[in-house]
Context: one part of a larger RNA
RNA sequence: UAGCAGCGAUAGUCGGGUUAGAAUCCUGACGACCGAACGAGUAAGGGUUCCUCGGCAAUGUUCGUCAACCGAGGGUUAGUCGAUCCUAAGUCCCACCGUAAUUCGAAUGGGACAAAAUGGGAAGCUGGUUAAUAUUCCAGCACCACUUUACAGUGAACGCUGACGCCUGGGGGUCAACCGGACCACGCUUUCGCGUGGUCGAACUGUCCAACUUCGUGGAAGCCGUAACGGCACGAAGCGAAAGAACGGCAGGAUAGCGCAAGCCGGUUCAACCUCGGGCCCGUGAAAAGGCAAGUAAAGUGAUCGUACCGAGAACCGACACAGGUGCUCGUGGCGGCGAAAGCCAAGGUCUGUC
Numbered sequence: 001u002a003g004c005a006g007c008g009a010u011a012g013u014c015g016g017g018u019u020a021g022a023a024u025c026c027u028g029a030c031g032a033c034c035g036a037a038c039g040a041g042u043a044a045g046g047g048u049u050c051c052u053c054g055g056c057a058a059u060g061u062u063c064g065u066c067a068a069c070c071g072a073g074g075g076u077u078a079g080u081c082g083a084u085c086c087u088a089a090g091u092c093c094c095a096c097c098g099u100a101a102u103u104c105g106a107a108u109g110g111g112a113c114a115a116a117a118u119g120g121g122a123a124g125c126u127g128g129u130u131a132a133u134a135u136u137c138c139a140g141c142a143c144c145a146c147u148u149u150a151c152a153g154u155g156a157a158c159g160c161u162g163a164c165g166c167c168u169g170g171g172g173g174u175c176a177a178c179c180g181g182a183c184c185a186c187g188c189u190u191u192c193g194c195g196u197g198g199u200c201g202a203a204c205u206g207u208c209c210a211a212c213u214u215c216g217u218g219g220a221a222g223c224c225g226u227a228a229c230g231g232c233a234c235g236a237a238g239c240g241a242a243a244g245a246a247c248g249g250c251a252g253g254a255u256a257g258c259g260c261a262a263g264c265c266g267g268u269u270c271a272a273c274c275u276c277g278g279g280c281c282c283g284u285g286a287a288a289a290g291g292c293a294a295g296u297a298a299a300g301u302g303a304u305c306g307u308a309c310c311g312a313g314a315a316c317c318g319a320c321a322c323a324g325g326u327g328c329u330c331g332u333g334g335c336g337g338c339g340a341a342a343g344c345c346a347a348g349g350u351c352u353g354u355c
Stems, first nucleotide, its partner, number of pairs: 012030006031351004039330004045310002049308001050074006059067002079143002081306003085120002090113006097105002124141005144302008159292003165280008176269006182199007200257001204252005213242005222232003258263001281285001316325002333345003
């Protein structure tokens, strides 16, 4: 130069606490913001930033007793979650051939590699617990593979599955939400009542069945049937039977657990999931490993690697605690509405998009 520019989009205020020191840390009340996110779970990437104790020179656009900063100590537990296995577009190597030659090159043959959210795939749920991990520890109840033993049985081959587009409908159907009642808790009234919230409970094991299909019976010359297309003497309707679905119902699980307690009944619309149609294509919608088809009982074994934390208006990529960029999942919380829109509010988060 200059107390100039700047301090990077919102909202804090008051009381209490700590302290040498407080607008800035902790805490209470009131107020405010997000709410197809500024919530929750993660992939990549980062790599200790996680938790606790102790600090404040620097870092932090102010302050700082605070911190993703500094110092120290602690923390990531798996037969079932994922990797590992399989193949995919493709990549690499070898052979062969070409070339004067190759770290070069297409086809062919052989081999290896290639999917951690988001392809295929043996098997785990609920609750509890830590300052910090948990489907990993603990409790309870399960399940799978392999090995061994014992048993019952079977007998070549052929099969099925894995295994699949887009659009649009019918039926079954849970969660969720909403509606009606009853019960419980809390709050307000305290006469009647009103308001808010709750009334739970998994995997797994057993069991039940709609559609479709087939069979028997039956015997329609015009009937049967759908939301729609349709069906039928090559046998319709009607009646009966076999096999047959859910992440669904019911029972066990569960004098597990959870809840202070109640720990019930009925209904509506119905994500997921199951099942059956129709339409479209000069587009026809993976492969392999694996599985089923063959069991029962008991005992044993189940290694290795990942697992903390962030996942973003401060932990990633952007020189920065940068208004930029960055994949997937929850999509069914309420009012509103065609709606995943606007606006407002739950759960949850925030007042640090830091003078």